Predicted 3D model of RNase P RNA and transfer RNA as a complex of 431 nucleotides.
[in-house]
RNA sequence: AGGAGUCUGGACGGCCGCUUCGCCGCAAGGCGGGGAGGAAAGUCCGGGCUCCACGGGUCAGGGUGGUUGCUAACGGCAACCGGCCGCGAGGCCAGGGAAAGUGCCACAGAAAACAAACCGCCGGGGACUGCAAAGCCUCCGGUAAGGGUGAAACGGUGCGGUAAGAGCGCACCGCGGGCCUGGUGACAGGUCUGGCAGGGCAAACCCCACCCGGAGAAAGGUCAAAUAGGGAAGGCUCACGGCGACGACCCGCGCCAUGCCUUCCGGGUAGAUCGUUCGAGGCCGGCCGCGAGGUCGGUCCCAGAGAAAUGGCCGUCUCCCCCUCACGGGGUGCCAGAACCCGGCUUACAGGGCUCCU
RNA sequence: GCCGGAGUAGCUCAGCUGGUAGAGCAGCUGAUUUGUAAUCAGCUGGUCGGGGGUUCGAUUCCCUUCUCCGGCU
Numbered sequence: 001a002g003g004a005g006u007c008u009g010g011a012c013g014g015c016c017g018c019u020u021c022g023c024c025g026c027a028a029g030g031c032g033g034g035g036a037g038g039a040a041a042g043u044c045c046g047g048g049c050u051c052c053a054c055g056g057g058u059c060a061g062g063g064u065g066g067u068u069g070c071u072a073a074c075g076g077c078a079a080c081c082g083g084c085c086g087c088g089a090g091g092c093c094a095g096g097g098a099a100a101g102u103g104c105c106a107c108a109g110a111a112a113a114c115a116a117a118c119c120g121c122c123g124g125g126g127a128c129u130g131c132a133a134a135g136c137c138u139c140c141g142g143u144a145a146g147g148g149u150g151a152a153a154c155g156g157u158g159c160g161g162u163a164a165g166a167g168c169g170c171a172c173c174g175c176g177g178g179c180c181u182g183g184u185g186a187c188a189g190g191u192c193u194g195g196c197a198g199g200g201c202a203a204a205c206c207c208c209a210c211c212c213g214g215a216g217a218a219a220g221g222u223c224a225a226a227u228a229g230g231g232a233a234g235g236c237u238c239a240c241g242g243c244g245a246c247g248a249c250c251c252g253c254g255c256c257a258u259g260c261c262u263u264c265c266g267g268g269u270a271g272a273u274c275g276u277u278c279g280a281g282g283c284c285g286g287c288c289g290c291g292a293g294g295u296c297g298g299u300c301c302c303a304g305a306g307a308a309a310u311g312g313c314c315g316u317c318u319c320c321c322c323c324u325c326a327c328g329g330g331g332u333g334c335c336a337g338a339a340c341c342c343g344g345c346u347u348a349c350a351g352g353g354c355u356c357c358u
Numbered sequence: 359g360c361c362g363g364a365g366u367a368g369c370u371c372a373g374c375u376g377g378u379a380g381a382g383c384a385g386c387u388g389a390u391u392u393g394u395a396a397u398c399a400g401c402u403g404g405u406c407g408g409g410g411g412u413u414c415g416a417u418u419c420c421c422u423u424c425u426c427c428g429g430c431u
Stems, first nucleotide, its partner, number of pairs: 001358008010317007018035007037335001041346002044344005049216004054252006061212005066080005081095001082093004096207002101205002103201003118147002120143007128135002155173006174196001175194008220274004230265007241256004281300008320331004359430007368383004377414001385401005407423005
């Protein structure tokens, strides 16, 4: 001068408050315990939990995309492989298939994809000029080596070859295919062979493999208060029918409109309570694993409100900034705040510390 | 708390199976008129909310973020 990872993001004491729980007290109140985060955020993924009665299948729809693992699961994480960038430590990659099919490739350019002849180069015929060599015009043919266009032009460089050229031939590099070896695998190495095959885009349609039912705590359960409208359960009828919380459909399966009878509950509105915080939990240690992580033992209980508590003041110290030679004095303290819970990702963040590496 | 939608000129909106963005109103200039309005002709005006990626190329495709709007016992 850089690279990677990780931690912290004020400390202690006093006083006054707020919230929740426990105990005491007839009550007022008193005593004791707990009280925001690294992102509590965005709601972008995944899971738990709850309801839709349930199971299976086809299509549609959505998602993911190197390999092997971790995990409850994931689009997360770890290790490795491949490509690109960097002198390096390292960083980035939606990283399957373009030889199943369809589509697109503006402008420029001759041609943008079963190729193509604008200029140029070469061969032949003809007209003109010229003694001739040759020049010039035109026609036919060859040529993708050169020029020029473009993001991209049908392998690259060199030698030979040729009328001029061309994988036409050869060497090296690149590429395709077969075999062998190593690896669980992605893949790597070696060897033989093929003159080279059809450029790019799949975060275009699509194909392949795998995964996904929907809705979300305003989910959902329980309780309670006077009448009517009303609602629920059971029986009969209706039924070759209809419904079923998945976008359509099928199979199994389940349920039943209306009317009558019997029994039971009570609307709106407003409310209480459960769900609700002991959990894929935190900390310490041993063992296994490169690691993500797993497992065993010990120990701890660590916010639960309902319009929403987690705050204020003072003192000492600390970080940074300013003034001062100094003593000292003054100012300031990031982003932001739970609301069912958990694992991730992403985004915001003054400042400070530690470890390893180039 | 949960779910859904939209950001393009000063305003209201188009444009999206990717190819250098357009309409109406508004503004400015000129014509017409004695003058104004209306009308006609012309012109100006765009970080396509911000950032990143895919692609030769992004308003359009993908990711992320910001702002606004709507719905739900």
Rfam match: Bacterial RNase P class A. Rfam links the family to the GO terms ribonuclease P activity, dimeric ribonuclease P complex and tRNA processing. By type it is a ribozyme.